Predicted 3D model of a 75-nucleotide RNA (transfer RNA) from an uncultured archaeon.
Formats: sequence, C1' cells, structure tokens
RNA sequence: GGGGCGGUAGCUACAGACUGGGAGAGCGCACCGCUGAAGACGGUGAAGUCAUGGGUUCAAAUCCCAUCCGCCCCA
Repeated sequence: GGGGCGGUAGCUACAGACUGGGAGAGCGCACCGCUGAAGACGGUGAAGUCAUGGGUUCAAAUCCCAUCCGCCCCA
C1' cells in the first nucleotide's frame, strides 16, 4: 500500500443490520420482597451522541461515501 471482518448500556469474541419505522439481552449496579443476617432466588428501575462526519429517505444502529480505532489476510 491492497483486501476482509468488527466498533450498540459500566463489562461482553454480545443480539438487532441481509429485510429502514418499538434500541435490546446476560452479568454488574440501585431499590423492594424473602432471611435473625447474608448469599441464592423473585420483582421493579436507572444506565445509550448505536466510533466520527456527510449523503439518500417522510423516517437511518440498519442503505451509500469518507475518516478514525481494533483484529486478520496479502504484498
């Protein structure tokens, strides 16, 4: 230098992207229940510029372009 994959909650070899319209799961955290107390278990809740910028569209995590970062392959 060329190519592929990935970047979404505090964490993840994370779902959702192919097929545009409600942003999710597990763990963790807070509160409540249970307990003599704690753990486990059950319930409720908070937490997100969906890497960045631009474009298309009535509408973009999702489609298109560029850039940044990580991993891999080729040279």

Model confidence (mean pLDDT): 82 of 100. It was read from a public genome assembly. Its Rfam family is "tRNA". About the family: Transfer RNA (tRNA) molecules are approximately 80 nucleotides in length. Gene Ontology term of the family: triplet codon-amino acid adaptor activity. The family's RNA type in Rfam is transfer RNA.